Model confidence (mean pLDDT): 84 of 100. Small-subunit ribosomal RNA, 3' major domain from an uncultured bacterium, 476 nucleotides, folded computationally.
Context: one part of a larger RNA
RNA sequence: UGACGGGGGCCCGCACAAGCGGUGGAGCAUGUGGUUUAAUUCGAAGCGACGCGAAAAACCUUACCAGGUCUUGACAUGCCGUGCUACGUGGAGAGAUUCACGGAUUCCCUUCGGGGACGCGGACACAGGUGCUGCAUGGUCGUCGUCAGCUCGUGUCGUGAGAUGUUGGGUUAAGUCCCGCAACGAGCGCAACCCCUAUCCCUAGUUGCUACCAUUCAGUUGAGCACUCUAGGGGGACUGCCGGUGAUAAGCCGGAGGAAGGUGGGGAUGACGUCAAAUCCUCAUGGCCCUUACGGGCUGGGCUACACACGUGCUACAAUGGUGGUGACAAUGAGCUGCGACUCAGCAAUGAGCAGCUAAUCUCAAAAAGCCAUCUCAGUUCAGAUUGCACUCUGCAACUCGACUCCAUGAAGCUGGAAUCGCUAGUAAUCGCAGAUCAGCUACGCUGCGGUGAAUACGUUCCCGGGCCUUGUACA
Numbered sequence: 001u002g003a004c005g006g007g008g009g010c011c012c013g014c015a016c017a018a019g020c021g022g023u024g025g026a027g028c029a030u031g032u033g034g035u036u037u038a039a040u041u042c043g044a045a046g047c048g049a050c051g052c053g054a055a056a057a058a059c060c061u062u063a064c065c066a067g068g069u070c071u072u073g074a075c076a077u078g079c080c081g082u083g084c085u086a087c088g089u090g091g092a093g094a095g096a097u098u099c100a101c102g103g104a105u106u107c108c109c110u111u112c113g114g115g116g117a118c119g120c121g122g123a124c125a126c127a128g129g130u131g132c133u134g135c136a137u138g139g140u141c142g143u144c145g146u147c148a149g150c151u152c153g154u155g156u157c158g159u160g161a162g163a164u165g166u167u168g169g170g171u172u173a174a175g176u177c178c179c180g181c182a183a184c185g186a187g188c189g190c191a192a193c194c195c196c197u198a199u200c201c202c203u204a205g206u207u208g209c210u211a212c213c214a215u216u217c218a219g220u221u222g223a224g225c226a227c228u229c230u231a232g233g234g235g236g237a238c239u240g241c242c243g244g245u246g247a248u249a250a251g252c253c254g255g256a257g258g259a260a261g262g263u264g265g266g267g268a269u270g271a272c273g274u275c276a277a278a279u280c281c282u283c284a285u286g287g288c289c290c291u292u293a294c295g296g297g298c299u300g301g302g303c304u305a306c307a308c309a310c311g312u313g314c315u316a317c318a319a320u321g322g323u324g325g326u327g328a329c330a331a332u333g334a335g336c337u338g339c340g341a342c343u344c345a346g347c348a349a350u351g352a353g354c355a356g357c358u359a360a361u362c363u364c365a366a367a368a369a370g371c372c373a374u375c376u377c378a379g380u381u382c383a384g385a386u387u388g389c390a391c392u393c394u395g396c397a398a399c400u401c402g403a404c405u406c407c408a409u410g411a412a413g414c415u416g417g418a419a420u421c422g423c424u425a426g427u428a429a430u431c432g433c434a435g436a437u438c439a440g441c442u443a444c445g446c447u448g449c450g451g452u453g454a455a456u457a458c459g460u461u462c463c464c465g466g467g468c469c470u471u472g473u474a475c476a
């Protein structure tokens, strides 16, 4: 100087407390461990691994296994020879591949010497490796933590390591600001600048809107751009004003006006560093290793196994509910190998025909919780696992191993031990909608969007994590 203390003081955080809803019990989904296996590819491991890499494992993916195969190679550059060749047909084979035949058209430039693409054959340099090392590395990223800290120059003090500044008195979300002070300044962080949102004005008015007229009642036609909305530019909030308080300061408390009030709400933004944290399976890369194989291509299998254990979720156990009926009301998005209205067929999944739309125009699209009726507390008209039959769709192909529909079947489960998690407001809870990936889908995941919409916070003694000062130390 740090680190640590079941030392002290001050302060903060859904840290506790006060509340609301969960997990832990059940079934299923998913990830992991374990076990099994020819293989169940690999990585991730307290918080900070475990619906994680994976925003899609039937083949492919795919890295794993079995079998059958290739050896200058699937890919790059160089050399030699040769020819253009796509392509098609037939035989063998699980296919990779192999054998045979046909072959329209005859590539580009040219100084006519040749050169350049492309294919085939050959020899060698080499290619290739998701092989190892993340404890050799770059890059990226998690975490403490959006915590308020981390430092430097000069000066001063100290023999020196170092100290001071950065401590102290107040204050703040903040090393934020004020005052004081052997310090005076400065940098990286904080804040602000950026985006969305809440209000107003201006500009613009189609595909949007409708105060006016008409109407076949559909913004539909005329008309208009007021209003809504859209999207470009501006205004607006600054403790600016008033009162109190404070040290006359910084600020704090209350009030006015205002759409908004003290960082308005949300996002982006992550200091010096810590964990030899993670990643050599994104990529790049040193070293090591393989080179008729640890490389390449193929078929089939596996990654989907299943006495079990754990994590994360979904659905429930019901009446704040189930079922039936009923033209209530959103926002974000996506669409041409696409979204598909509408009509017809089917109980339905879906199929057939076909309009519109490269989209403020058309479509996906039905929002669901809502409202009305019924059931009357039962393992039930709760719950839907499991299983059987019959179909639909995608795709070369649904056996291993897809999703969906109809009928039948109708398991556990009556609110969950110890323990443990999230959340302070348009939040929790609850309700649906969309998208990426994607042929299809094991999505109940993830990322967004809106609808309905609470309770509680006395307080900081205690648990956990953190910040500042101080003290002790046999620790570095």
Base pairs, nucleotide, nucleotide: 001476002475003473004472005471007470008469009468010467011466012465013464015460016459019423020422021421022420023419026315027314028313029312030311031310032309033308034306035305042053043052064301065300066299067298069296070295073126077125078124079122080121081120082119083118087102088101089100090099091098092097107116108115109114128290129289131288132287133286137284138283139279140278142275144273149188150187151186152185153184154183155164156163157162168179169178170177194267195266196265197264199235200234201233202232203231204230205229208225209224210223212222214220238261241255242254243253244252245251317416321375322374323373324372325371326370333364334363335362338357339356342353343352344351345350382413387408388407390405392403393402429452430451431450432449433448434447435446